[in-house]
RNA sequence: GGACAGGCCUCUGGAGAGACUUGUGUUUCAAGCGCCGAAGGAGCAAGCACGGCUGAUGCCGGCGAAUCUCUCAGGCAAAAGGACAGGGGACGGGAG
Numbered sequence: 001g002g003a004c005a006g007g008c009c010u011c012u013g014g015a016g017a018g019a020c021u022u023g024u025g026u027u028u029c030a031a032g033c034g035c036c037g038a039a040g041g042a043g044c045a046a047g048c049a050c051g052g053c054u055g056a057u058g059c060c061g062g063c064g065a066a067u068c069u070c071u072c073a074g075g076c077a078a079a080a081g082g083a084c085a086g087g088g089g090a091c092g093g094g095a096g
Base pairs, nucleotide, nucleotide: 004093008089009088010087011086012085013084018033020032021031022030023029034076035075036074040072041070042069043068047063048062050061051060052059053058
């Protein structure tokens, strides 16, 4: 000196799927059937100058990503929330 990674605050944008049925009877709550994936959560491929076993090509275990998969949670008018993206800010590590 301050690129740039990660997280934090704030502003902006931000999808999908029944304003379903019944009871209660604004909302809500309970039950039922049908759906969604982008809070969160869970699972896996290739690969590994990882480990173990085997005479050996190999076998078993471990590590291993997501906007993929699952649908536990959450959601299915509006509101709220919302992965992710952009603007601004400070902290903090720190390349040339």